Predicted 3D model of RNase P RNA and transfer RNA as a complex of 450 nucleotides.
Its mean pLDDT, the model's own confidence on a scale to 100, is 75.
It holds a member of the Rfam family "Bacterial RNase P class A". By type it is a ribozyme. Rfam links the family to the GO terms tRNA processing, dimeric ribonuclease P complex and ribonuclease P activity.
RNA sequence: GGGGCUGGAUGGCCGCGCCAAUGGCGAGGAAAGUCCGGACUCCACAAGGCAACGGUGCCGGGUAACGCCCGGCCGGGGAAACCCGAGGGACAGCGCCACAGAGAACAGACCGCCCGCGCAUUGCGCUGCAAUACGCUGGGUAAGGGUGAAACGGCGAGGUAAGAGCUCACCGCGUCCUUGGCAACAAGGAUGGCAUGGCAAGCCCCACCGGGAGCAAUGCCGAAUAGGGACCGCACGCGCCCCCGUCAAAAGGGUCGCAGGGACGUCUUGGCCCAGCGGUCCGGGUUGGCAGCUAGAGGGGAUCGGGCAACCGGUUCUCAAGAUGAAUGGUCAUCCAAGAGGGAAACCUCUGGACAGAAUCCGGCUUACAGGCCCCCU
RNA sequence: GCGCGGUAGCUCAGUUGGUUAGAGCGAUCGACUCAUAAUCGAUAGGUCGGGAGUUCAAGUCUCCCUCACGCC
Numbered sequence: 001g002g003g004g005c006u007g008g009a010u011g012g013c014c015g016c017g018c019c020a021a022u023g024g025c026g027a028g029g030a031a032a033g034u035c036c037g038g039a040c041u042c043c044a045c046a047a048g049g050c051a052a053c054g055g056u057g058c059c060g061g062g063u064a065a066c067g068c069c070c071g072g073c074c075g076g077g078g079a080a081a082c083c084c085g086a087g088g089g090a091c092a093g094c095g096c097c098a099c100a101g102a103g104a105a106c107a108g109a110c111c112g113c114c115c116g117c118g119c120a121u122u123g124c125g126c127u128g129c130a131a132u133a134c135g136c137u138g139g140g141u142a143a144g145g146g147u148g149a150a151a152c153g154g155c156g157a158g159g160u161a162a163g164a165g166c167u168c169a170c171c172g173c174g175u176c177c178u179u180g181g182c183a184a185c186a187a188g189g190a191u192g193g194c195a196u197g198g199c200a201a202g203c204c205c206c207a208c209c210g211g212g213a214g215c216a217a218u219g220c221c222g223a224a225u226a227g228g229g230a231c232c233g234c235a236c237g238c239g240c241c242c243c244c245g246u247c248a249a250a251a252g253g254g255u256c257g258c259a260g261g262g263a264c265g266u267c268u269u270g271g272c273c274c275a276g277c278g279g280u281c282c283g284g285g286u287u288g289g290c291a292g293c294u295a296g297a298g299g300g301g302a303u304c305g306g307g308c309a310a311c312c313g314g315u316u317c318u319c320a321a322g323a324u325g326a327a328u329g330g331u332c333a334u335c336c337a338a339g340a341g342g343g344a345a346a347c348c349u350c351u352g353g354a355c356a357g358a359a360u361c362c363g364g365c366u367u368a369c370a371g372g373c374c375c376c377c378u
Numbered sequence: 379g380c381g382c383g384g385u386a387g388c389u390c391a392g393u394u395g396g397u398u399a400g401a402g403c404g405a406u407c408g409a410c411u412c413a414u415a416a417u418c419g420a421u422a423g424g425u426c427g428g429g430a431g432u433u434c435a436a437g438u439c440u441c442c443c444u445c446a447c448g449c450c
Base pairs, nucleotide, nucleotide: 001376002375003374004373005372006371008335009334010333011332012331013330014329016026017025018024019023028355032366033365035364036363037362038361039360040214041213042212043211053210054209055208056207057206058072059071060070061069062068073087074085075084076083077082088205089204093203094202095199096198097197110145111144112141113140114139115138116136117135118134120132121131122130123129124128153171154170156168157167158166172194173192174191175190176189177188178187179186180185218291219290220289221288228282229281230280231279232278233277234276237258238257239256241254242253243252260274261273262272298319299318300317301316302315303314304313305312306311336353338351339350340349341348342347379449380448381447383445384444387403388402389401390400396434405421406420407419408418409417427443428442429441430440431439
């Protein structure tokens, strides 16, 4: 540095859930987060295609499937073992690149360098030449300085007024060919002469995948009470006003008053409640119950074969929670790991057991995890 | 079994990633007043819930945790 295993043991007593009931079974490697992929059920839908939306993204293999796993390639880190990588496309198109800086994408002249012109000074062999300093609406230059995350291939030589792929060698990059490999890709050769900065966890392009919802899915049985509908019996008075309606009314509904019924109160006055009451039947929903429910792409041990491996195939043995306010716990004894104290030591005393905990099931990922054990490599 | 959110003491903005993250209320100090309130002026106060990653650069984009809320 990498990988794997374990996650206190045995027994007594009491208690809990389920079942085929003197008995048997009874949490995990993560049962967790609900981040992916399926099984299963319902809804939608001829098959299929397109658009939109979402996701995945080097190559090959494994798998029921996957965004998972294995092997390889490339890039990065490390002395090494080994680790990390959302790892297609930036000449299909659009967009962004703050600040700083002269210039930020078919760029750019601030300092510097060089040429030209003007002017001054100095020198000389003096109509001139050279050097130096200053200046310019002049020109060239991307080598050097400086800014920045990034400055339009790197470095050396030639070349040039100074420079520049302008030319050359090497390296990088692009294109083509050959060889190896299933492929990603690698190695070698030729050629171009630099064109093609970064960002796609920005829009987007390309290839592939995806119909939606989720066991509170879904199906069945169904209490009281309240409400709905049908039928039967009894009851359904008077006045005023309003609404609806109409040519005008009636029927119907509402409000107020009188009358009526009920109960409180010894009675009156008074206030309160009712305005339909009773019965039979029907269908729907709620509480609840049953199914779905756990034996399946099952787990574990041993062994054989194929494969580098993930994994696949065979033989044999063995194991088994299914609850629904929701069981799987408590206590005692002996030991095991750990911590503290005492002791020279043997040992003694005390404390005390990581993370957590099923809820339809399965394959992964991620996250949490005291302590202990084993193997391999540098 | 699903969905949404966390920015100053409180309530909220924050554009297509960009220079120093803002506003109102509140707090502190000062002015005005005899004094208080109101008003005016100034100041402080932020790990942008936590940790990784992409990028030159993350409050913003992506992933993993954590907390709070809502629905069936």